[in-house]
A computed fold for a 684-nucleotide part of an RNA from Ureaplasma urealyticum, annotated as large-subunit ribosomal RNA, domain II.
The coordinates come from a structure-prediction model, not an experiment, and the mean pLDDT is 85.
The full RNA is in RNAcentral, with records from ENA and SILVA.
Taxonomically the source falls in Ureaplasma (Bacteria, Mycoplasmatota, Mycoplasmoidales, Mycoplasmoidaceae).
Its Rfam family is "Bacterial large subunit ribosomal RNA".
Context: one part of a larger RNA
RNA sequence: GCCAGCGAGUUAUUGUAGCAUGCGAGGUUAAAUUGUAGAAAUGGAGCCGUAGGGAAACCGAGUCUUAAUAGGGCGCUUUAGUAUGUUGCAAUAGACGCGAAACGGGGUGAUCUAUCCAUGGGCAGGUUGAAGGUGAAGUAACAUUCACUGGAGGACCGAACCCACUUUCGUUGAAACGACAGGGGAUGACCUGUGGAUAGUGGUGAAAUUCCAAUCGAACUCCGUGAUAGCUCGUUCUCGUCGAAAUAUUUUUAGGAAUAGCGUUAGAUUAUUGGGAAUAUGGGGGUAAAGCACUGAAUCUAUGAUGGCGCCACCUCGGUGUACUGAAUAGAAUCAAACUCUGAAUACCAUAUUACCUAUUCUAGCAGUCAGACAGUGGGGGAUAAGCUUCAUUGUCGCGAGGGAAACAGCCCAGAUCAUUAACUAAGGUCCCUAAUAUAUGCUAAGUGGAAAACGAUGUUGAGUUUCAUAAACAGCAAGGAUGUUGGCUUAGAAGCAGCCACCGUUUAAAGAGUGCGUAACAGCUCACUUGUCGAGAGACUCUGCGCGGAAGAUGUAACGGGGCUAAGCAUAUAACCGAAGUUAUGGGUUACAUAUUGUAUAUGUAGCGGUAGACGAGUGUUGUAUAUGGGGCGAAGGUAGACUGUGAAGACUACUGGACUUUAUACAAGUAAGAAUGCUGGC
Numbered sequence: 001g002c003c004a005g006c007g008a009g010u011u012a013u014u015g016u017a018g019c020a021u022g023c024g025a026g027g028u029u030a031a032a033u034u035g036u037a038g039a040a041a042u043g044g045a046g047c048c049g050u051a052g053g054g055a056a057a058c059c060g061a062g063u064c065u066u067a068a069u070a071g072g073g074c075g076c077u078u079u080a081g082u083a084u085g086u087u088g089c090a091a092u093a094g095a096c097g098c099g100a101a102a103c104g105g106g107g108u109g110a111u112c113u114a115u116c117c118a119u120g121g122g123c124a125g126g127u128u129g130a131a132g133g134u135g136a137a138g139u140a141a142c143a144u145u146c147a148c149u150g151g152a153g154g155a156c157c158g159a160a161c162c163c164a165c166u167u168u169c170g171u172u173g174a175a176a177c178g179a180c181a182g183g184g185g186a187u188g189a190c191c192u193g194u195g196g197a198u199a200g201u202g203g204u205g206a207a208a209u210u211c212c213a214a215u216c217g218a219a220c221u222c223c224g225u226g227a228u229a230g231c232u233c234g235u236u237c238u239c240g241u242c243g244a245a246a247u248a249u250u251u252u253u254a255g256g257a258a259u260a261g262c263g264u265u266a267g268a269u270u271a272u273u274g275g276g277a278a279u280a281u282g283g284g285g286g287u288a289a290a291g292c293a294c295u296g297a298a299u300c301u302a303u304g305a306u307g308g309c310g311c312c313a314c315c316u317c318g319g320u321g322u323a324c325u326g327a328a329u330a331g332a333a334u335c336a337a338a339c340u341c342u343g344a345a346u347a348c349c350a351u352a353u354u355a356c357c358u359a360u361u362c363u364a365g366c367a368g369u370c371a372g373a374c375a376g377u378g379g380g381g382g383a384u385a386a387g388c389u390u391c392a393u394u395g396u397c398g399c400g401a402g403g404g405a406a407a408c409a410g411c412c413c414a415g416a417u418c419a420u421u422a423a424c425u426a427a428g429g430u431c432c433c434u435a436a437u438a439u440a441u442g443c444u445a446a447g448u449g450g451a452a453a454a455c456g457a458u459g460u461u462g463a464g465u466u467u468c469a470u471a472a473a474c475a476g477c478a479a480g481g482a483u484g485u486u487g488g489c490u491u492a493g494a495a496g497c498a499g500c501c502a503c504c505g506u507u508u509a510a511a512g513a514g515u516g517c518g519u520a521a522c523a524g525c526u527c528a529c530u531u532g533u534c535g536a537g538a539g540a541c542u543c544u545g546c547g548c549g550g551a552a553g554a555u556g557u558a559a560c561g562g563g564g565c566u567a568a569g570c571a572u573a574u575a576a577c578c579g580a581a582g583u584u585a586u587g588g589g590u591u592a593c594a595u596a597u598u599g600u601a602u603a604u605g606u607a608g609c610g611g612u613a614g615a616c617g618a619g620u621g622u623u624g625u626a627u628a629u630g631g632g633g634c635g636a637a638g639g640u641a642g643a644c645u646g647u648g649a650a651g652a653c654u655a656c657u658g659g660a661c662u663u664u665a666u667a668c669a670a671g672u673a674a675g676a677a678u679g680c681u682g683g684c
């Protein structure tokens, strides 16, 4: 891992609601006794109901409060209960099953290990050479010195022995801590045998929470014990009807609960009650917008208070000026969630009318839900970031399949009762992949289409404004472009052209005291301006359609789904078609309601029939019991196979196998249904 078996809402008591049955102003027994020990009978103690009020005494259709006969509270006037059974739910119990870490009690452990006690054992070999001693020298005597002797030491080197510092190997190991090679101690606080001591609220500890039998921040074992678990996981057959929530308030509350909201089932009520829509009427509002009349913000102008500064004067008062400051007023133009002189659309409330829909409301039983997600719109937070966060509102998903968006819970279309190789459509599409297409008029040349901004550009379409133009424009070509004058100043120089000032006059068809290049300064080239030539449009600007650049990423084209497309792109228009579980057609099932018949089950009609949590209804199967009924060695149960029946759980029949039990009907009772629980046991 697979297969098989086992494996989870039970039982008791009480309450409450529904249903069934009995009796009914009553209903009913419990223990116990009798009994063929069965059925049943006896048993009225007790319980519930028939009257309430009061804390109570107590009173009583009233009573309590009170001084009260006032007022007020609860009652009566308005009668259905009770017992048993069964089902749902709750409470109390282990209470659907499995699951802690823990806590407590009694015991068992020091054959491992920690420390200690008693008694034994062990330490190759080599080195060093303390004290002391002897002799000699030496001293007044010591001291001291030399030689020899001696054999000390938590001394040295190094085996056994003990330890465990390093690398490598080993890592489902040879080993639940090891091996090889090195390393440390090795007469000592040394190592070790045997026997003994200390016990868990404890011992022991050269101290690491270390060790106390592979177990240690409190050993192991049995018991309390089915501890508790607002947590995780699991919880076994079918069909049918309806069908949520992820919100509010409170919570030692936030992943849990209680009440409400939303669901379901049963019953009651029938009110022009409920729902959305249209029209009409009446409401309140202070949002969007707008505005500046208030509150604030903020810009400019005019006047200019106060203050500063200058001058005059000066004992003081002051006078005057000011390119400073800038109150206030006036004018202009602005801004605001916590501004408003104003003020919508919607929304909401109410009334009336119209047609439509089928719910609303109340009572009772039972729930689930309290982590929501995204999208559009209006806001707050954030950075007018987030597949971010938090509100409001609508939708979808959640609990929703089908078609489209290549793929894609939350987007677009559309809500799946079943069957059909029938039809029409939605969104979206119609060159091929791939079902289905043509026409007309334009645009685009960028593969734009098939990603992006500020900004940039004689790309190109359309519309418009304006200037010049046969009295000849624009562009090109030919020619002129002069003179006072080198204007004045400045400067080394400054002559149109470094810079400053001025920018006139003359001749002219026209020509600047000069547009640019240039020179040291001149020169030179050129422009403005003018004429000729040529001969019909030219220049500037605005709006607009489609394009261009701006445009850099990591495995591989890779920003149309691909092929590919110049339309098979974009815009406008027309007419077709394809396209879904939508709608229609035909047939069937089922639920609710209505009608008809009558036999109480059919027929017809209408409307429904997606569904998680969940509520409700109807069934299938398994084991046993009771009663009845059958089958079976001419072959039961069980097994294998098959094209049969039923909406389904399931059930027949036939054949083979098997070799002794078993079916069916009705009712009852449950150890009653497995694929999941890192489930349990066994097999492979």
Stems, first nucleotide, its partner, number of pairs: 001684006011093013026048003032042003052059002062074004096234002099231001103224006114198009123188001125157003128153001132149006161185003165182002168179002200216001202212002209218001237619006247260005261369002263366006274357002277354007289342001290340002295336003299332005307324001308322005372397010402413003417588004422584003428578003431563003437575007449565001455549002459546002462543007476533005482506003487501003512527001516525002589609009620673001622670007630662002638657005644651002